[in-house]
RNA sequence: GGGGGGUUGGCGCAAUUAGUAGCGUGUCCGUCUCCAAAACGGAAGGUUGUGUGUUCAAAUCACUCACCCCUCA
Numbered sequence: 001g002g003g004g005g006g007u008u009g010g011c012g013c014a015a016u017u018a019g020u021a022g023c024g025u026g027u028c029c030g031u032c033u034c035c036a037a038a039a040c041g042g043a044a045g046g047u048u049g050u051g052u053g054u055u056c057a058a059a060u061c062a063c064u065c066a067c068c069c070c071u072c073a
Base pairs, nucleotide, nucleotide: 001072002071003070004069005068006067007066010025011024012023013022019056027043028042029041030040031039049065051063052062053061
């Protein structure tokens, strides 16, 4: 330098054909308990890596850039 894949709450990952961004875990509060754990209930936490474009509408499509991984030379 060429090709491919990836970037989404603190962490690990979903999101089908573009149409209210979810799940697990963690955190906080509550119930239970002598206390704690477990279990159960609830809550907070996301400019979906950057910027732009297309569209009534973008995590999703197109382009730019950054970073990570694989591969070829």

The RNA shown here (transfer RNA) has 73 nucleotides and comes from Rhizophagus clarus. It matches the Rfam family "tRNA". By type it is a transfer RNA. The prediction has a mean pLDDT of 82. The RNAcentral record of the sequence draws on Rfam. Taxonomically the source falls in Rhizophagus (Eukaryota, Opisthokonta, Glomeromycota, Glomeromycotina).